[in-house]
Context: one part of a larger RNA
RNA sequence: CUAUGUUGAAGGAACUCGGCAAAAUACCUCCGUAACUUCGGGAGAAGGAGGACCUAUGUGUGGGCAACCAGAUGUAGGUGGCACAGAAAUGGGGGUAGCAACUGUUUAUUAAAAACACAGGACUCUGCAAAGCCGCAAGGCGAAGUAUAGGGUCUGACGCCUGCCCGGUGCCGGAAGAUUAAAGUGAGUGGUGCAAGCUACGAGCUGAAGUCCCGGUGAACGGCGGCCGUAACUAUAACGGUCCUAAGGUAGCGAAAUUCCUUGUCGGGUAAGUUCCGACCUGCACGAAUGGCGUAAUGAUUUCCCCGCUGUCUCCAGCAUAGACUCA
Numbered sequence: 001c002u003a004u005g006u007u008g009a010a011g012g013a014a015c016u017c018g019g020c021a022a023a024a025u026a027c028c029u030c031c032g033u034a035a036c037u038u039c040g041g042g043a044g045a046a047g048g049a050g051g052a053c054c055u056a057u058g059u060g061u062g063g064g065c066a067a068c069c070a071g072a073u074g075u076a077g078g079u080g081g082c083a084c085a086g087a088a089a090u091g092g093g094g095g096u097a098g099c100a101a102c103u104g105u106u107u108a109u110u111a112a113a114a115a116c117a118c119a120g121g122a123c124u125c126u127g128c129a130a131a132g133c134c135g136c137a138a139g140g141c142g143a144a145g146u147a148u149a150g151g152g153u154c155u156g157a158c159g160c161c162u163g164c165c166c167g168g169u170g171c172c173g174g175a176a177g178a179u180u181a182a183a184g185u186g187a188g189u190g191g192u193g194c195a196a197g198c199u200a201c202g203a204g205c206u207g208a209a210g211u212c213c214c215g216g217u218g219a220a221c222g223g224c225g226g227c228c229g230u231a232a233c234u235a236u237a238a239c240g241g242u243c244c245u246a247a248g249g250u251a252g253c254g255a256a257a258u259u260c261c262u263u264g265u266c267g268g269g270u271a272a273g274u275u276c277c278g279a280c281c282u283g284c285a286c287g288a289a290u291g292g293c294g295u296a297a298u299g300a301u302u303u304c305c306c307c308g309c310u311g312u313c314u315c316c317a318g319c320a321u322a323g324a325c326u327c328a
Stems, first nucleotide, its partner, number of pairs: 001323008010314002014312001019309001027051005036041001038157001052079008061070003080084001092307004097302002099299002104116002120155007132141003158294004163224003168221002170217005177212003183206003188201005225243005252286001253283001264280005
């Protein structure tokens, strides 16, 4: 010096991306326990007190015929120690916000999460020889099931909700019409032959699905504007004009896991805060099942703050063990 332990004056997060690591807390009994809440929780919330041993004495319980034994618990007094849950094992706590409802699942060997799943919701297909899937087939799964069933897709507890657009794409429907393959029919034409015939071509007409066409459909793929003017200070624009569109973003939320400019502006917290919390709205580029906004509980989740605690630090030092080092 390194590793693993252990101790430390004063301070106590000043360390650091970040309290990472360590310290602290810890058991039992009693007291006491907030916001919020889906009334179950939150909760071991938080925060306190006691605990060893001896003596006296009270009250239950179990066993036993009984003597008595075992064990529980209360009251009063006393004894010793630095220390009485005397070792080991053994929750730190609180506040705030984001995300995901939850328990679960995952990258065996750098990711455990906000990702996946989930109960619940919705759309859609499927009438049974079901749809769908595997197989060339036979056959099998679905299912020894039958629409309260089975398949597919999306969303993701619960609460309040889920706006407008069907022009494009998709899907569904449509006894007309247009187009259209093989095929059918076949006016007519060519070759050859003396001819019967054989052979080649062929207008027109008939002719399915599909496409065109006509409708529907968004919890289908998706989309959800611009410019100009206007109120008796100013500013702003409820209002008006105009262009374009299939329709011009509703409710709610909003510098957000989304905000470039940006450390936006104001307020809170700090002596001092690019983070955090509450607002504002100028949303570069939120927005309603690619769900929107809330939400108790839950989380080895992420952010910020506080109490406790500490060698994380100011600032390092001692001790123990092992190694390195040294000829030893």
Molecule: large-subunit ribosomal RNA, domain IV
Organism: seawater metagenome